[in-house]
């Protein structure tokens, strides 16, 4: 340094659902909840997706995009609990 048990401490929570003097959407946060999950901790750095209120463009609904977002898509950086087997 790697790997991960029907181990031990614990731990995080999807889809739905209630609120929010958060957001234009996407989304997000807080409370239920529990399909999952050894980083399902943290960070948009590639690549993906997702919105599109503003701008352009067109002329009333399509497109593009500045901008937002998603770490529970995928790679990558970082930090960390436990220790059986190999």
């Nucleotide at each position: 340094u790697a790997c991960g048990a029907u181990a031990a401490c614990g731990g995080c929570a999807a889809a739905c659902u209630u609120a929010u003097u958060c957001g234009a959407a996407a989304g997000a946060u807080a409370g239920g909840g529990a399909c999952g999950c050894a980083a399902a901790g943290c960070c948009a750095c590639g690549g993906g997706c997702c919105u599109a209120a503003g701008u352009a463009g067109a002329u009333u609904c399509u497109u593009a995009u500045a901008a937002g977002g998603c770490a529970g898509c995928c790679g990558g950086g970082u930090u960390a609990c436990c220790g059986a087997a190999a």
Molecule: c-di-GMP-I-GGC riboswitch aptamer
Organism: Paenisporosarcina quisquiliarum